[in-house]
Molecule: c-di-GMP-I riboswitch aptamer
């Protein structure tokens, strides 16, 4: 360099939930706490998928439609890394 990911891991993330904060919400963002993760590191400006619906439109409407809001701990791809084996 390629491949692979059974066993282990010095050391790293950190779901639910509880505060706090910002946001129309979706959800981010901080601090506690770990359900789990070998890329649970980066990319939603790669593709599909999901949520939301402030605003707009449409409507009698508290209703329906749109994403310019969101998620990568949704899936598949792209990039980059750590250990270990061959």
């Nucleotide at each position: 360099a390629u491949u692979a990911u059974a066993u282990a891991a010095g050391g790293g993330c950190a779901a639910a939930c509880c505060c706090g904060c910002c946001g129309a919400a979706a959800g981010a963002c901080g601090g506690g706490g770990a359900c789990g993760c070998a890329a649970a590191g980066c990319u939603c400006u790669g593709g599909u998928g999901u949520c939301u619906a402030a605003a707009u439109a449409g409507u009698g409407a508290u209703c329906u439609a749109u994403a310019c809001g969101a998620c990568c701990g949704a899936c598949c791809g792209g990039c980059u890394g750590c250990a270990u084996a061959a």